Annotation: Predicted 3D model of a 75-nucleotide RNA (transfer RNA) from a Bacteroidota bacterium. The organism belongs to Bacteroidota, within Bacteria. Model confidence (mean pLDDT): 82 of 100. It matches the Rfam family "tRNA". About the family: Transfer RNA (tRNA) molecules are approximately 80 nucleotides in length. Its family is annotated with triplet codon-amino acid adaptor activity in the Gene Ontology.
RNA sequence: GGCCUUGUAGUUCAACGGAUAGAACAAGCGUUUCCUAAACGCUAGAUCUAGGUUCGAUUCCUAGCUAGGCUACCA
Numbered sequence: 001g002g003c004c005u006u007g008u009a010g011u012u013c014a015a016c017g018g019a020u021a022g023a024a025c026a027a028g029c030g031u032u033u034c035c036u037a038a039a040c041g042c043u044a045g046a047u048c049u050a051g052g053u054u055c056g057a058u059u060c061c062u063a064g065c066u067a068g069g070c071u072a073c074c075a
Base pairs, nucleotide, nucleotide: 001071002070003069004068005067007065010025011024012023013022018055027043028042029041030040031039048064049063050062051061052060
């Protein structure tokens, strides 16, 4: 340099092109306890960027960025 794949909450993962993007763990608060832990309840928190297609895009297309992988060249 070329090709392929990935990108959603602090982390790991969901979501036939269709309502207000869901869950677990973590975090905060509360109940309980002499205290802590555990358990239970509640709360907050996210679609990488810019365009395009569409009535409607996390989803499809293009470019870029990011991460990973394969490969070529040089030596």